[in-house]
RNA sequence: AGGGGUAUAGUUUAGCGGUAGAACGGCGGUCUCCAAAACCGCAAGCCGGGGUCCGACUCCUCGUACCCCUG
Numbered sequence: 001a002g003g004g005g006u007a008u009a010g011u012u013u014a015g016c017g018g019u020a021g022a023a024c025g026g027c028g029g030u031c032u033c034c035a036a037a038a039c040c041g042c043a044a045g046c047c048g049g050g051g052u053c054c055g056a057c058u059c060c061u062c063g064u065a066c067c068c069c070u071g
Base pairs, nucleotide, nucleotide: 001070002069003068004067005066006065007064010024011023012022013021018054026042027041028040029039030038047063048062049061050060051059
């Protein structure tokens, strides 16, 4: 330099055009003499800019970061 992949919650991840889900973790509650476990509940996220579309995490485009391949 060229080609490809990945980017969603604190962490690991699902979601292939129509209200973003889960697990673990965190916080609160129930239970308990206390704690743990268990159960119930709550908060927390789409890498950034632009475009297409009635509607974009999703499609296109330009970047950024990381990983792989070629030279």